A computed fold for an 81-nucleotide RNA from a Nitrospirota bacterium, annotated as c-di-GMP-I riboswitch aptamer. Of the family's consensus pairs, 94% are formed in the model.

[in-house]
């Protein structure tokens, strides 16, 4: 340096929920809060899930939301076995 990841040390994010707000909706952020997380930092490459648009149903096609859904890329604290 890698690899891997402790009953180590500094520290870091923040689920459900709750009040205000956005958005047609998935759902997004402030604020509190704490289920977790060794990348729960970073981007949508592939996959999936989930919302949309027409008078209504359904499909397809478009367009969109989940990075705390999974692989995959990048990057990043520390050194115990």
């Nucleotide at each position: 340096a890698a690899c891997c990841g402790a009953u180590a040390a500094a520290g870091c994010c923040a689920a459900a929920c709750g009040c205000a707000c956005c958005g047609u909706g998935a759902g997004g952020g402030g604020c509190g809060g704490g289920c977790g997380g060794a990348a729960a930092g970073c981007a949508c490459c592939g996959g999936g899930u989930c919302u949309u648009a027409u008078c209504c149903u359904g499909u397809u096609c478009g367009a969109g939301a989940c990075a705390g859904c999974c692989g995959g890329g990048c990057u990043g604290c520390c050194g115990a076995a």